A computed fold for a 72-nucleotide RNA from Candidatus Kuenenbacteria bacterium CG1_02_38_13, annotated as transfer RNA.
Lineage of the source: Bacteria > Bacteria candidate phyla > Candidatus Kueneniibacteriota.

[in-house]
RNA sequence: GCGAGUGUAGCACAACGGUUAGUGCAUCAGCCUUCCAAGCUGAGGACGCCGGUCCGAUUCCGGUCACUCGCU
Numbered sequence: 001g002c003g004a005g006u007g008u009a010g011c012a013c014a015a016c017g018g019u020u021a022g023u024g025c026a027u028c029a030g031c032c033u034u035c036c037a038a039g040c041u042g043a044g045g046a047c048g049c050c051g052g053u054c055c056g057a058u059u060c061c062g063g064u065c066a067c068u069c070g071c072u
Base pairs, nucleotide, nucleotide: 001071002070003069004068005067006066007065010025011024012023013022018055027043028042029041030040031039048064049063050062051061052060
């Protein structure tokens, strides 16, 4: 330099173009317990960035950035 893949919560991952973007762990609060742990209930927290298509985009398209892999 060329090509491909992946970017979603603190971490690991889901999500036919259409309800309020879910799940596990973690965090916080409550319950339980003499206390802690475990368990139960609840809460907060996210679509890499910029454009395009569309009535509607996390999803499709283009660019860009980061990471990974391959080729040279």